[in-house]
RNA sequence: GUCACGAAACGGCACCCCCGUCGAGAGACGGGUCCGCAAAGCCACGGGUCCUCAGGCAGCACCGCUGCCCGGACAGCCGGGCCACCGAC
Numbered sequence: 001g002u003c004a005c006g007a008a009a010c011g012g013c014a015c016c017c018c019c020g021u022c023g024a025g026a027g028a029c030g031g032g033u034c035c036g037c038a039a040a041g042c043c044a045c046g047g048g049u050c051c052u053c054a055g056g057c058a059g060c061a062c063c064g065c066u067g068c069c070c071g072g073a074c075a076g077c078c079g080g081g082c083c084a085c086c087g088a089c
Stems, first nucleotide, its partner, number of pairs: 005087002012037002017032006035076001041082003045079003048074004055069006
């Protein structure tokens, strides 16, 4: 130095919820909060869950509804990739 591991130490992040803003929505951002997290740092590649404004296709009990497509969200759902503080066994 690298890989693995996670005792200790310095720190870090910040669930739910509340307020504000943005969004059709899932949700995001900011402030408060602090359930937890050794990657709860970053990335939508695979799976999964969620959303459906507009558009397209199909069906129907038809001016509406449902399904699918396209599109979008979630990294604190899992896998995967990348970067990374400290240093006991």